[in-house]
RNA sequence: UUUGAUUAUGGCUCAGGACGAACGCUGGCGGCGUGCCUAACACAUGCAAGUCGAACGGAGUUGUGGCAGCUUGGGUAACUAAGCAGCUACGACUUAGUGGCGAACGGGUGAGUAACGCGUGGGCAACCUGCCCUUAAGACCGGGAUAACAGCUGGAAACGGCUGCUAAUACCGGAUACAUUUAGCUUAAGGCAUCUUGAGCUAAAGAAAGCUGGCCUCUGGAACAAGCUAGCGCUUAAGGAUGGGCCCGCGUCUGAUUAGCUAGUUGGUAGGGUAACGGCCUACCAAGGCGACGAUCAGUAGCCGGCCUGAGAGGGUGACCGGCCACACUGGGACUGAGACACGGCCCAGACUCCUACGGGAGGCAGCAGUGGGGAAUCUUCCGCAAUGGACGAAAGUCUGACGGAGCAACGCCGCGUGUACGACGAAGGCCUUCGGGUUGUAAAGUACUGUCGUCGGGGAAGAAAACCUAGAGUGAGAAUAUCGCUGUAGGCUGACGGCACCCAACGACGAAGCCCCGGCCAACCACGUGCCAGCAGCCGCGGUAAUACGUAGGGGGCGAGCGUUGUCCGGAAUUAUUGGGCGUAAAGGGCGCGUAGGCGGCCGUUUAAGUCUGAUGUGAAAGUGCGGUGCUUAACGCCGUAGAGCAUUGGAAACUGGACGGCUUGAGGGCAGGAGAGGAAAGUGGAAUUCCUAGUGUAGCGGUGAAAUGCGUAGAUAUCAGGAGGAACACCAGUGGCGAAGGCGACUUUCUGGACUGUUACUGACGCUGGGGCGCGAAAGCGUGGGGAGCAAACAGGAUUAGAUACCCUGGUAGUCCACGCUGUAAACGAUGAGUGCUAGGUGUAAGGAGGUAUCGACCCCUUCUGUGCCGUAGUUAACACAAUAAGCACUCCGCCUGGGGAUUACGGCCGCAAGGCUAAAACUCAAAGGAAUUGACGGGGGCCCGCACAAGCGGUGGAGCAUGUGGUUUAAUUCGACGCAACGCGAAGAACCUUACCAAGCUUGACAAUCCUACGGACCCUGUGGAAACACUGGGGUGCCCUUUUAGGGAGCGUAGAGACAGGUGGUGCAUGGUUGUCGUCAGCUCGUGUCGUGAGAUGUUGGGUUAAGUCCCGCAACGAGCGCAACCCCUAUAUCCAGUUGCCAGCACGUUAGGGUGGGGACUCUGGAUAGACUGCCGGUGACAAACCGGAGGAAGGUGGGGAUGACGUCAAAUCAUCAUGCCCCUUAUGUCUUGGGCUACACACGUGCUACAAUGGGCGGUACAGACGGCAGCGAAGCCGCGAGGUGGAGCAAAUCCGAGAAAGCCGCUCGUAGUUCGGAUUGCAGGCUGCAACUCGCCUGCAUGAAGUCGGAAUCGCUAGUAAUCGCAGGUCAGCACACUGCGGUGAAUACGUUCCCGGGCCUUGUACACACCGCCCGUCACACCACGAAAGUCUGCAACACCCGAAGCCGGUGAGGUAACCUGCGAAGGGGCCAGCCGUCGAAGGUGGGGCAGAUGAUUGGGGUGAAGUCGUAACAAGGUAACCGU
Repeated sequence: UUUGAUUAUGGCUCAGGACGAACGCUGGCGGCGUGCCUAACACAUGCAAGUCGAACGGAGUUGUGGCAGCUUGGGUAACUAAGCAGCUACGACUUAGUGGCGAACGGGUGAGUAACGCGUGGGCAACCUGCCCUUAAGACCGGGAUAACAGCUGGAAACGGCUGCUAAUACCGGAUACAUUUAGCUUAAGGCAUCUUGAGCUAAAGAAAGCUGGCCUCUGGAACAAGCUAGCGCUUAAGGAUGGGCCCGCGUCUGAUUAGCUAGUUGGUAGGGUAACGGCCUACCAAGGCGACGAUCAGUAGCCGGCCUGAGAGGGUGACCGGCCACACUGGGACUGAGACACGGCCCAGACUCCUACGGGAGGCAGCAGUGGGGAAUCUUCCGCAAUGGACGAAAGUCUGACGGAGCAACGCCGCGUGUACGACGAAGGCCUUCGGGUUGUAAAGUACUGUCGUCGGGGAAGAAAACCUAGAGUGAGAAUAUCGCUGUAGGCUGACGGCACCCAACGACGAAGCCCCGGCCAACCACGUGCCAGCAGCCGCGGUAAUACGUAGGGGGCGAGCGUUGUCCGGAAUUAUUGGGCGUAAAGGGCGCGUAGGCGGCCGUUUAAGUCUGAUGUGAAAGUGCGGUGCUUAACGCCGUAGAGCAUUGGAAACUGGACGGCUUGAGGGCAGGAGAGGAAAGUGGAAUUCCUAGUGUAGCGGUGAAAUGCGUAGAUAUCAGGAGGAACACCAGUGGCGAAGGCGACUUUCUGGACUGUUACUGACGCUGGGGCGCGAAAGCGUGGGGAGCAAACAGGAUUAGAUACCCUGGUAGUCCACGCUGUAAACGAUGAGUGCUAGGUGUAAGGAGGUAUCGACCCCUUCUGUGCCGUAGUUAACACAAUAAGCACUCCGCCUGGGGAUUACGGCCGCAAGGCUAAAACUCAAAGGAAUUGACGGGGGCCCGCACAAGCGGUGGAGCAUGUGGUUUAAUUCGACGCAACGCGAAGAACCUUACCAAGCUUGACAAUCCUACGGACCCUGUGGAAACACUGGGGUGCCCUUUUAGGGAGCGUAGAGACAGGUGGUGCAUGGUUGUCGUCAGCUCGUGUCGUGAGAUGUUGGGUUAAGUCCCGCAACGAGCGCAACCCCUAUAUCCAGUUGCCAGCACGUUAGGGUGGGGACUCUGGAUAGACUGCCGGUGACAAACCGGAGGAAGGUGGGGAUGACGUCAAAUCAUCAUGCCCCUUAUGUCUUGGGCUACACACGUGCUACAAUGGGCGGUACAGACGGCAGCGAAGCCGCGAGGUGGAGCAAAUCCGAGAAAGCCGCUCGUAGUUCGGAUUGCAGGCUGCAACUCGCCUGCAUGAAGUCGGAAUCGCUAGUAAUCGCAGGUCAGCACACUGCGGUGAAUACGUUCCCGGGCCUUGUACACACCGCCCGUCACACCACGAAAGUCUGCAACACCCGAAGCCGGUGAGGUAACCUGCGAAGGGGCCAGCCGUCGAAGGUGGGGCAGAUGAUUGGGGUGAAGUCGUAACAAGGUAACCGU
């Protein structure tokens, strides 16, 4: 993070830690570590294993001596000096070769390997072991070769060949050997089966090598040699140590969509082979061996100590360090050797690379560096053997890319630094701002300090001690003062790193900070830009003009030489649940039973000691982790000590589990006695009904539906009656009644048969429960074969319905439904609830059978109890709903199943099936949800109750005509803008000729208007002229005002003009940024709150219920009690009366008067006016009701149940209307979107709609006469009388700021006359002429009058509107706006009806309830085909590749076997020649790698086409589902 909200389920995602990492940005130092995870890809170059001359013969160099020479010099010569080369002796040094040891260690890598490979613990009575140690014994006598070397010779080379010489610690023969081995025998002890160990006897076989130093006592001798002596080496044997070999128990990944595997296979006997056991190998014999406790096959993988994570259990991993294994270009093979089937050895085959004279050769970095390549990615072709370790050597020493070090890399861990203190005018700058300020910020600057690191200079450890040498001491061997060994002492020699660590001095804050983030999770916010664009994003999600989510800036948060991102692992995830989950409805109980293996199992006792518990011992390598110490200044790092699961051995305990034995009866089974039942199978029987057939009666329809039609019927139907045929199903009884394991079972009778229950108790004695595989049963539909077929009825046909109707409805109708046999094996096969056992309150029905108790004469009734089946309900459980002894409670046992939605009850494979299909059962891809329960609403072609001119009952209209007016549309330069269902359309507009005016055309620019300031000029102002349509532009003249002053000059206030900007201005945009105002639901009766209570919660209760009302109005009841906004009342008008007052109103009585008018005096009685009161409250009576509220009726009253009307509009809904009344954020325009003016337009006109007026006529028209209102207006006004005009009107100017005067004549009505049903004496449109009025101006475009003209229209289709009483209808009057203009609007009065049975239906609304997949709330949601785009997958004629096996062919090297006529030193015979023995070459054979051929298997890639699936802004067709979704939905077929 699913919802409007809630809860639980459930997935996705994040925060933590880690890394051999990589990438981006950045980068000061040191210490300690680490560094090809990919191509076990290919490798240039150098190095990585040699050493010993004290084993051997040579060769060479050199020193010393000797010998005989040569040359030169000296000398007469003798001779001498120097040099040269040769020979020789002794010494030193070097070393190719023979020989010895090593090279099997060390170093690398992880390809292979699922294995005794590894780990752990054992075994070898089945074994080996060089060098080393201990002990014992020995080392005698002989022999023949060969390399080197020399000569000849082949080859390009690599490398050889032949001949000849020679040595050894090389090789060989013999002797000796108790011990050794083998064979046989005797004997003792022991053990673990074969056996082992010891003692003894006989026979046979079987060893060796010398070298170096010293000495001369014995022998020889010139030295010296033999000898002696010391050391090293050699041989044999026993033992040890070390290292290895083999065997075994246990543990060790995934897949069953891999279920069977195996022929040397399993065992035996005999033999061979090996160090050794063994089918390890061979021959023969037997037929075994392994496997659901997972064999075989396939995939993947080196294993471990450990490492990472985690609370732990676990999960992941196997870099570095350490142990083991395997490998060394790929495959095969052996040789040598103590040890190899051998990384830097050999042979063969193959691939690749290189050299070549083309004949032939050479090679193997997975050693250290390094190169290319691959890759996101991983270092120097460094120094040194100084230390540690190794090989050789007596030693010095040599070798050592092991190792010790340095280099590169922030790759990791750890440590340090990039300064410290003071410093306010809170500087400047930046950013924000409500313009005040805030923030960056003590931060900087500045002042004063410090010096880690750094730079420079100086000093300067430890790693070094052995060995060796020298000196001398002790000691052993020795005849020895020789010599050698051992022990200790003193001195000497030896450093790659590196002048490194460390220390001191100087220098100067100097040289040293970045990265990520700031919507929530998650610490941290503002401004600008952008405008569903650009972009961000881990999830939710941001962005469509005010973005804390994009980009930038300022500020802030986090970490810091690093910071982020990506990848991987663990965690969180109790999201595989052993610890520690679930399965009624969320995913999940198998359709049901029987039962095998397995798992689990009652009570008592004895025993055992496998499990279990406990002690001890061994092991548990080191390193690491934990704990305790300690050393580097600290830490990382290092060192010391300690702990440890497991396994094995052994001593003990005996409760529990297991084993053995004995017993018990309560679990289970069983006997006997009973009763109940649609339990099952078979055979038979029955009646009702439908249909059909036959015959009769009978006549025109029947049938069917919402209404019809198809259909049947005059060839006689339907109806009715009688008879018959046939099939299927069994009315009533019948019941949340019965039976069965489930599916399921319903007429009656008989036969056969299963199970359960009750009572009782002889018997058995745990015999039990569950149940993977297995076997059986299993509705309907369906399939096969054969029957049967009345009714019903898929398919199909026809008729309707419909936009369509392959449906719903109707008429027909075939499979099928039925029977027999066989198959299928599925259902929403459901209680959506597996089986078994025990325990845990009650109440009330019902079924069956008993039993007991009570009672009775008896039965019934009543109570208790067992079994089944329902309902209610406590505790408890549950997310809730609900379940609740028939558990979903509390526990135990066993089985099945689940792990997000879709893809998918799918694909592929396998098994089953005749087919249909069933069972088993994935992945890619895709989404952030899908789903459960409950809540509040909304909705329903759900239900109940109620209301409203909502329908109905009535009256009058609209819709048709003409005109008026508004709107749409069209047109136009413009026809300004807004309002659009009700709730826009005679609306804004209570009045467009100009103005208004916002529109169009043409003109103006600090502006028509407000406020402030600067500069210049001028009083203001008035009059006049020219151009022009005007605005406007230009010009002439008059005129010098007010206040202060120093009175010339100057200053000030105010005004005007010109200039410059800041600014004005905008009816420009956004009503989806807003305020305010308004409409509407609706004058509907509702909308809420506090406290309490209930619920996990959203919420509920109150507000529901019973009555009642116009009303949530009131009463009663109630876990509610109260309250608020609404309702009502209070307010205004009106209807009655009283009192008061009495002019301009009134006039009864009195008086005057008249033109006959309350005119006048008077009056207050009346009307009236306008103040104050009264009155009406279900108050009274009767009835109904619940003793209530209230309702019904009545009295009285002017008025009666809110008397009539008005004002008054709850919480909210509609992003409802308005930026064009006004106000206002933001955006936009600024010589124009502003402003002024003239003219035009808003008045257009093919049409369409709304609202009205006038009519269509006789309830009327016309003419004449005559009567009666209310309210309102009037000074730039109303305007009288009078006069003129046919009239509009003119003239006139009395009166009136108005209860006084005027508008003002009311009209319908009433009384008469006329018209006579016609397009008229109806109707008045249209048009012509002539006039009047207003106004600057009536052309576009006003109103009125007169005369003339006389259109449509004869009551209006579908549809639709208003109205319930002083109402509708009808009649006129007034007012606002306004110069003028009214059929509109707002008011006023006059005349004055009809109807309401009623609430079924239409519309709207209220309350309760119900369903819901809706919540943008039915104008909702949502399904499938088709079309388009993209994605992954399946199938597919095939094609290509890989892997492992099998069969056959060929068969290298090599071991083994055979042969060995060829070759042959050692030994034997032999005087010799020769022969023999033995060996070898060669040849043959078995096995055998690579290769070839073949048919299959498995896996992968690809494939025209094709199939479904997923996603997509949105398109097409319908409307399937969600409400009774309009045919209830769904499951199987």
Small-subunit ribosomal RNA, 1533 nucleotides, folded computationally. The coordinates come from a structure-prediction model, not an experiment, and the mean pLDDT is 83.